Predicted 3D model of a 474-nucleotide part of an RNA (small-subunit ribosomal RNA, 3' major domain) from an uncultured bacterium. The RNAcentral record of the full RNA draws on ENA and Greengenes.
Context: one part of a larger RNA
RNA sequence: UGACGGGGGCCCGCACAAGCGGUGGAGUAUGUGGUUUAAUUCGAUGAUACGCGAGAAACCUUACCUGGUCUUGACAUGCUGGGAACCCUUAUAGGGGGUGCCUGCUUGCAGGAGCCCAGACACAGGUGGUGCAUGGUUGUCGUCAGCUCGUGUCGUGAGAUGUUGGGUUAAGUCCCGCAACGAGCGCAACCCUUGUUGCUAGUUACCAGCAUUAAUGGUGGGCACUCUAAUGAGACUGCCGGUGACAAACCGGAGGAAGGUGGGGAUGACGUCAAGUCCUCAUGGCCCUUAUAGGUGGGGCUACACACGUCAUACAAUGGCUGGUACAAAGGGUUGCCAACCCGCGAGGGGGAGCUAAUCCCAUAAAGCCAGUCGUAGUCCGGAUCGUAGUCUGCAACUCGACUACGUGAAGUCGGAAUCGCUAGUAAUCGCGGAUCAGAAUGUCGCGGUGAAUACGUUCUCGGCCCUUGUGCA
Numbered sequence: 001u002g003a004c005g006g007g008g009g010c011c012c013g014c015a016c017a018a019g020c021g022g023u024g025g026a027g028u029a030u031g032u033g034g035u036u037u038a039a040u041u042c043g044a045u046g047a048u049a050c051g052c053g054a055g056a057a058a059c060c061u062u063a064c065c066u067g068g069u070c071u072u073g074a075c076a077u078g079c080u081g082g083g084a085a086c087c088c089u090u091a092u093a094g095g096g097g098g099u100g101c102c103u104g105c106u107u108g109c110a111g112g113a114g115c116c117c118a119g120a121c122a123c124a125g126g127u128g129g130u131g132c133a134u135g136g137u138u139g140u141c142g143u144c145a146g147c148u149c150g151u152g153u154c155g156u157g158a159g160a161u162g163u164u165g166g167g168u169u170a171a172g173u174c175c176c177g178c179a180a181c182g183a184g185c186g187c188a189a190c191c192c193u194u195g196u197u198g199c200u201a202g203u204u205a206c207c208a209g210c211a212u213u214a215a216u217g218g219u220g221g222g223c224a225c226u227c228u229a230a231u232g233a234g235a236c237u238g239c240c241g242g243u244g245a246c247a248a249a250c251c252g253g254a255g256g257a258a259g260g261u262g263g264g265g266a267u268g269a270c271g272u273c274a275a276g277u278c279c280u281c282a283u284g285g286c287c288c289u290u291a292u293a294g295g296u297g298g299g300g301c302u303a304c305a306c307a308c309g310u311c312a313u314a315c316a317a318u319g320g321c322u323g324g325u326a327c328a329a330a331g332g333g334u335u336g337c338c339a340a341c342c343c344g345c346g347a348g349g350g351g352g353a354g355c356u357a358a359u360c361c362c363a364u365a366a367a368g369c370c371a372g373u374c375g376u377a378g379u380c381c382g383g384a385u386c387g388u389a390g391u392c393u394g395c396a397a398c399u400c401g402a403c404u405a406c407g408u409g410a411a412g413u414c415g416g417a418a419u420c421g422c423u424a425g426u427a428a429u430c431g432c433g434g435a436u437c438a439g440a441a442u443g444u445c446g447c448g449g450u451g452a453a454u455a456c457g458u459u460c461u462c463g464g465c466c467c468u469u470g471u472g473c474a
Base pairs, nucleotide, nucleotide: 001474002473003471004470005469007468008467009466011464012463013462015458016457019422020421021420022419023418026313029310030309031308032307033306034304035303042053043052064299065298066297067296069294073123077122078121079119080118081117082116083115085099086098087097088096089095090094105112106111125288126287128286130284134282135281136277137276138275139273141271146185147184148183149182150181151180152161153160154159165176166175167174191265192264193263194262196233197232198231200229201228202227206222207221210220211219212218236259239253240252241251242250243249315415319374320373321372322371323370324369325368331362332361333360336355337354341350342349343348381412386407387406388405389404390403391402392401428450429449430448431447432446433445434444
């Protein structure tokens, strides 16, 4: 100087408390461990691994296993020689055989470029090892308020001071004081979005007034409104009162769409964990080179006495079922979205209009509301499992897809010890969309609808900031 203390002081955080809803019990989904296997490819392992890399494992992917197969190679550069393709066989790859006969571009007719085949060698290739050799990148403490420097001063020196103290703040934020005076990286602001509004603009959006239509902004018409999107305004403790050291600031009020960082996002200091990643990529040393490289059929990654994590669904009446009826936002669409209409109980099939989209389509939002029914039962709850018949995608759904119909109808009656999330348009609950994608979400990333309870407070638990003290630790 740090670190640590079941030392002290001050402060903060869904840290506790106050509340609401969960997990832990059930069956399912998914990831992991373990076991099994020819293989169940590899990585990630307290917080900071475990719906994680993977934003899609039937083949491919694919790195694993087993067959059969290739060796200048699937790919790059260099050299030499030659050159148009197609068909059969085999599970394919490969290998073998057959038919056929010299092309396209440019030309100064020597040739050249591109592509293909053969040959020899330099080399290619490696998701092989080392993340404890590395770059890049990421997690975490933590969006915590800290981390430092120059000059000066003090100390023999390591170092100290500044950065401590009194107040204050979300903040090393600001004020005052002070052997310090300044500065840098962080904080804040500048950026995006949302909340109010002016001007400009008016199609594909909108429709107040006028006309028209059987009905619909459908048509004429109109830029008023909504909206869209470009540019402005607006919030600054600016104003008033009080408290305070006359300061910084805090408390209350006015005006205002909004009030004290308005809400949300992006943004992550010096560093810590030899944290993660050589399977994104790049890369040193090492290793393989008829194989640890390449291509291919099939299998595996989907196994299953078990254990754990994370979700979705339930156990019902604030509900299930049946009928009627209302209101979104944000997205996507030409290898695509697919309307009307017809067929089918349905998944879906036919059909073919429109749309490169404020125009057309996906597309009926659901919870809600209005009626009816069920009457506390393992039920008209719950939907696992299984049987049969189908649909769709795709060379191909056996291993191993999703969905539909009929039948079947398991566990489960609110969950021990323990433990998680959340402070407002939040939790809870309800549906909708996107990426990936031929097909395949209960995951993930977004969107809106309905919409709470509680916070006395900081004694205690956990983590953290600052000051101080002790130390046998570095």
The prediction has a mean pLDDT of 81.